[in-house]
Molecule: Bacterial RNase P class A
Organism: Parvibaculum sedimenti
RNA sequence: UCAGAUGGCCGGAUGGCCGCUGUCCUUCGGGGCAGAGGAAAGUCCGGGCUCCACGGAAUCACGGUGCCGGCUAACGGCCGGCGGGGGCGACCCCAGGGAAAGUGCCACAGAGAACAGACCGCCCGGCUGAGGCUUCUGCCUUCCGGGUAAGGGUGAAACGGUGCGGUAAGAGCGCACCGCGCGACCGGUAACGGAAGCGGCACGGCAAACCCCACCGGGAGCAAAACCAAAUAGGGGCGGCAUCGUUGGUUCGCCGACAGGUCCGUUUCCGGGUCGCCGCCCGGGUUGGUUGCACGAGGCGUCCGGUAACGGACGUCCCAGAUGAAUGGCCAUCGCCCGCAAGGGUACAGAACCCGGCUUACAGGCCAUCUGACACU
Numbered sequence: 001u002c003a004g005a006u007g008g009c010c011g012g013a014u015g016g017c018c019g020c021u022g023u024c025c026u027u028c029g030g031g032g033c034a035g036a037g038g039a040a041a042g043u044c045c046g047g048g049c050u051c052c053a054c055g056g057a058a059u060c061a062c063g064g065u066g067c068c069g070g071c072u073a074a075c076g077g078c079c080g081g082c083g084g085g086g087g088c089g090a091c092c093c094c095a096g097g098g099a100a101a102g103u104g105c106c107a108c109a110g111a112g113a114a115c116a117g118a119c120c121g122c123c124c125g126g127c128u129g130a131g132g133c134u135u136c137u138g139c140c141u142u143c144c145g146g147g148u149a150a151g152g153g154u155g156a157a158a159c160g161g162u163g164c165g166g167u168a169a170g171a172g173c174g175c176a177c178c179g180c181g182c183g184a185c186c187g188g189u190a191a192c193g194g195a196a197g198c199g200g201c202a203c204g205g206c207a208a209a210c211c212c213c214a215c216c217g218g219g220a221g222c223a224a225a226a227c228c229a230a231a232u233a234g235g236g237g238c239g240g241c242a243u244c245g246u247u248g249g250u251u252c253g254c255c256g257a258c259a260g261g262u263c264c265g266u267u268u269c270c271g272g273g274u275c276g277c278c279g280c281c282c283g284g285g286u287u288g289g290u291u292g293c294a295c296g297a298g299g300c301g302u303c304c305g306g307u308a309a310c311g312g313a314c315g316u317c318c319c320a321g322a323u324g325a326a327u328g329g330c331c332a333u334c335g336c337c338c339g340c341a342a343g344g345g346u347a348c349a350g351a352a353c354c355c356g357g358c359u360u361a362c363a364g365g366c367c368a369u370c371u372g373a374c375a376c377u
Stems, first nucleotide, its partner, number of pairs: 001373010012334007020035006037348001041359002044357005049221004054271005060265001062217005067081005082096001083094004097212002102210002104206003119152002121148006129142005160178006179201001180199003185194003225291004235282007245258005260275004298317008335346004
């Protein structure tokens, strides 16, 4: 100097005039303070909160997650590590349990795609096969039988790789090393790593195929819900199921127990609530106001602990709450980028109960650390 990787920040400023929302004060004239995001988007996860007659323990179904350890309110998130893959590297990626429980798939090509297989080949023999040549017992072509999977081909992938020996020619057939399997012992909280030794060695991949295993899981959602006011018809009709049973007390109204029904995935047990439950059709009233609504698993700073995520202590701050939807309009001067200049551009995009994440979008600019290449010293 160029190229790259990781992490973080900004993404507009100033002045003047007019205007908007909330809150506090007010001498009622007005004044003070505050006022869209890093993603507010997606609605993909997890919760806080609210309501629901369901709750506890199991079971099956359904859904979710899937290496180990830690953080957290929790998670499918984050941090660290292990294993695998990519990259020269800094780093990045993984839907990371099980293929020896079972089933299924691997198109086409190819002989053959998982207890496979002979297309081209290589070797041996020949009913003393057939033909040709001939340097006279050898060569070439062909037919039949047997052996073989080392060489070549097909394919994304061919039933271990390289080398030596052995063989008629070959082949883990044997051996050495690698790979694979089992592994005493050692290190580590663990995933896992190392590894004496043993075994010629089971038969590839896919589970983001069905499946098996381990762990987790009520429902609905601020249009949740609470209150106030007002109004109406404490409306009408049909069908199904269940009960109308037993027993004790009684002030004779009823109360309790048993039985029965019912209670938002199924079933069983235990406990509890309720006394009717379910479905369809027609019709009436209310579309108003207040709360929920912002003090929070809150922000910022310093220190301590921890590799880190994060936790703790101390201090400090209050930082939108609208309700058809507020932060805007005009003028001027700048900032940044492109361009010789004139001039042009200034991103993605707007809260609606809140928070922790993930994913996606983003003109341009800045900072820090690290990696590679080249040159100079």